Small-subunit ribosomal RNA, 3' major domain from an uncultured organism, 476 nucleotides, folded computationally.
[in-house]
Context: one part of a larger RNA
RNA sequence: UGACGGGGGCCCGCACAAGCGGUGGAACAUGUGGUUUAAUUCGAUGAUACGCGAGGAACCUUACCUGGGCUUAAAUGUAGACUGCAUAGCGUGGAAACAUGCUUUUCUUUUAGACUGUUUACAAGGUGCUGCAUGGUUGUCGUCAGCUCGUGCCGUGAGGUGUCGGGUUAAGUCCCAUAACGAGCGCAACCCUUAUCGUUAGUUGCCAUCGGGUAAAGCCGGGGACUCUAGCGAAACUGCCACCGUAAGGUGAGAGGAAGGUGGGGAUGACGUCAAGUCAUCAUGGCCCUUAUGUCCUGGGCUACACACGUGCUACAAUGGCCGGUACAGAGUGACGCGAAAACCGCGAGGUGGAGCAAAUCGCAGAAAGCCGGUCUCAGUACAGAUUGGAGUCUGAAACCCGACUUCAUGAAGGUGGAAUCGCUAGUAAUCGCGCAUCAGCAUGGCGCGCCGAAUACGUUCCCGGGCCUUGUACA
Numbered sequence: 001u002g003a004c005g006g007g008g009g010c011c012c013g014c015a016c017a018a019g020c021g022g023u024g025g026a027a028c029a030u031g032u033g034g035u036u037u038a039a040u041u042c043g044a045u046g047a048u049a050c051g052c053g054a055g056g057a058a059c060c061u062u063a064c065c066u067g068g069g070c071u072u073a074a075a076u077g078u079a080g081a082c083u084g085c086a087u088a089g090c091g092u093g094g095a096a097a098c099a100u101g102c103u104u105u106u107c108u109u110u111u112a113g114a115c116u117g118u119u120u121a122c123a124a125g126g127u128g129c130u131g132c133a134u135g136g137u138u139g140u141c142g143u144c145a146g147c148u149c150g151u152g153c154c155g156u157g158a159g160g161u162g163u164c165g166g167g168u169u170a171a172g173u174c175c176c177a178u179a180a181c182g183a184g185c186g187c188a189a190c191c192c193u194u195a196u197c198g199u200u201a202g203u204u205g206c207c208a209u210c211g212g213g214u215a216a217a218g219c220c221g222g223g224g225a226c227u228c229u230a231g232c233g234a235a236a237c238u239g240c241c242a243c244c245g246u247a248a249g250g251u252g253a254g255a256g257g258a259a260g261g262u263g264g265g266g267a268u269g270a271c272g273u274c275a276a277g278u279c280a281u282c283a284u285g286g287c288c289c290u291u292a293u294g295u296c297c298u299g300g301g302c303u304a305c306a307c308a309c310g311u312g313c314u315a316c317a318a319u320g321g322c323c324g325g326u327a328c329a330g331a332g333u334g335a336c337g338c339g340a341a342a343a344c345c346g347c348g349a350g351g352u353g354g355a356g357c358a359a360a361u362c363g364c365a366g367a368a369a370g371c372c373g374g375u376c377u378c379a380g381u382a383c384a385g386a387u388u389g390g391a392g393u394c395u396g397a398a399a400c401c402c403g404a405c406u407u408c409a410u411g412a413a414g415g416u417g418g419a420a421u422c423g424c425u426a427g428u429a430a431u432c433g434c435g436c437a438u439c440a441g442c443a444u445g446g447c448g449c450g451c452c453g454a455a456u457a458c459g460u461u462c463c464c465g466g467g468c469c470u471u472g473u474a475c476a
Base pairs, nucleotide, nucleotide: 001476002475003473004472005471007470008469009468010467011466012465013464015460016459019424020423021422022421023420026314028312029311030310031309032308033307034305035304042053043052064300065299067297068296069295070294076123077122078121079120080119081118082117084115088103089102090101091100092099093098106114107113108112125289126288128287129286130285134283135282136278137277138276139274141272146185147184148183149182150181151180152161153160154159165176166175167174191266192265193264194263196234197233198232199231200230201229202228206223207222210221211220212219237260240254241252242251243250244249316417320376321375322374323373324372325371326370332364333363334362337357338356343352344351345350383414388409389408390407391406392405393404394403432450433449434448435447436446
């Protein structure tokens, strides 16, 4: 100087407390461990691995295994030699890859060259090892308020001071004081979005007034008022008032205001820590393989299953299930596309069909919970839906291993979950549905979107993590 302390002081955080909802019990989905296997490819392992890489394993992917092939090879170039083929088509063997047979040539100046193939030489290839050789990138402490420098001063020196102290703040934020005076990286602001208003512009959006028209409908003429769209601007600064305070600032159910003290949300992550993760995104040093650890293909595996754990989904019901009727979003996406636009067929998944739309125009697209009416009456049930049998639909060469969905039948465990443990402070939790990426097909996962919409916070004694000051230390 740090680090540590079941030392002290001050302070903060869904850290505790106060609340709401879960997990831990059940079935299923998914990841992991283990076991099994020819192979169950590899990586990630307290917090910071475990619905993680993977934004989607039937083949492909694919790196693994079985078996069958190739050896300058899948690609490209240079130089030399040979060739008129290569490609394509038809056969044969085969699981395919591949091997093999037959047929088929183009241009020019006809020496030769272009082009193709074969061959030789040189350059290959490796998801093989080392993340403890590395770059890049990521997690975490932590959006915590810290981390440093120049000059000066102090100290023999390591180093200290500044950065401490008194206040204040979300903040090393600011004020005062001060052997320090300044500065940098962080904080904040500048950026995006959301909340209000003005203005400009009105099409594909809108419809108050006027007219037309319909069973109805901005449907039509028209209009720019309103909503909205998207450019520009205004607006919030403790600016004003009261009180407290030297100041910074604090308090106020104060005024005004759409918004009030960082208005809400996002992007943004200092010096560094964990020899943290990644050589399998990529790049790369070294080492290793080179008729194989490279490469092509068939089939299998990554989907196994006495078990254990994580993360989810569905439930255990009456604030509910089922049936009928009826209302209201936002954000997206569409040409190898959206197509449930209409119409027809099917109980349905879906099929036929093809209008319209490169889309504020058309489609996906009926939002669901909600509301109204009916039924069930507390039961393993008209709860719950696993499992299994039958019949189908769709995608795709192909659903046996191993897809999703529909329908009929079947109807398991489960009656609110031990010790323990997680999330959340407001348009949040809880609840409800919708969209997108990936994608031929496949979502209970991920990323977004809106509808409905709470309870509680006395407080900081305690648990966890962190910041500042101080103290002890046989630790570095």
Its Rfam family is "Bacterial small subunit ribosomal RNA". The RNAcentral record of the full RNA draws on ENA and SILVA.